[in-house]
RNA sequence: CUGCAGGGUGCCUAGGGAUCCGCCGGCCGCGUGCCGGGGCCGGACCGAGAGGUGCCGCCGGGCCGGCAGAUUCCGCCCCGGUACACGGCGGGACAAAAGCCCGGGAGAG
Numbered sequence: 001c002u003g004c005a006g007g008g009u010g011c012c013u014a015g016g017g018a019u020c021c022g023c024c025g026g027c028c029g030c031g032u033g034c035c036g037g038g039g040c041c042g043g044a045c046c047g048a049g050a051g052g053u054g055c056c057g058c059c060g061g062g063c064c065g066g067c068a069g070a071u072u073c074c075g076c077c078c079c080g081g082u083a084c085a086c087g088g089c090g091g092g093a094c095a096a097a098a099g100c101c102c103g104g105g106a107g108a109g
Base pairs, nucleotide, nucleotide: 007056008055009054010053011052012051015046016045020043021042022040023037024036025035026034027033057082058081059080060079061078062077064075065074066073084104086107090102091101092100
């Protein structure tokens, strides 16, 4: 310097805005209404590579069963492992924003 790998996903949380509901303020022809407010606790919604938790996958080990036979084929179950991780600016989506996506990026060590 280059390549490969560092897996996937559900639920939740940190966090996030505001399309819908609600709440608050105002208007009025007083309605299934209109305008404004997230510096409105909410309902609901979005939501982490470097947060939590579960499942799956993969790897190692241990049996067991099948069949003529098995270290070699097929399959069940059990135990363990799955490391480390500082990180912009800017852009993107949904109504909009964000620790979402670009991104284990750029960059730094």
Model confidence (mean pLDDT): 84 of 100.
Guanidine-I riboswitch aptamer from Histidinibacterium lentulum, 109 nucleotides, folded computationally.
The organism belongs to Histidinibacterium, within Bacteria.
Its Rfam family is "Guanidine-I riboswitch aptamer". Rfam links the family to the GO term regulation of gene expression.